[in-house]
Predicted 3D model of an 84-nucleotide RNA (transfer RNA) from uncultured Desulfotomaculum sp. Rfam family: tRNA. Gene Ontology term of the family: triplet codon-amino acid adaptor activity. Rfam describes the family as follows. Transfer RNA (tRNA) molecules are approximately 80 nucleotides in length.

């Protein structure tokens, strides 16, 4: 230099012939139980925002196609593999 694969919450990891993003697990927070803990059970758990809701934003970054994009197209970044 060329070709290919991957990038999604704090972490792992789903969702694919384009149609509610964040299933499930771990971690974490609050509560129950306990003398106290562990284990177990219940609830919560992206960001901005709000008194609390609402609302808006969010799939590596920036664009494009589309009524609609994690998914398709283009460029770039990072990692991994192959070829030279």
């Nucleotide at each position: 230099g060329c070709c290919g694969a991957a990038g999604u919450g704090g972490c792992g990891g789903a969702a694919c012939u384009g149609g509610c993003a964040g299933a499930c697990g771990c971690a974490c927070u609050g509560g129950a139980c306990u003398c106290a803990a562990a284990a177990u059970c219940c609830a919560g758990c992206g960001g901005u925002g709000u008194a609390a809701c609402a609302a808006c934003c969010g799939u590596g970054u920036g664009g494009g196609u589309u009524c609609g994009a994690c998914u398709c197209c283009c460029a770039c970044c990072u990692u991994c593999g192959g070829c030279a």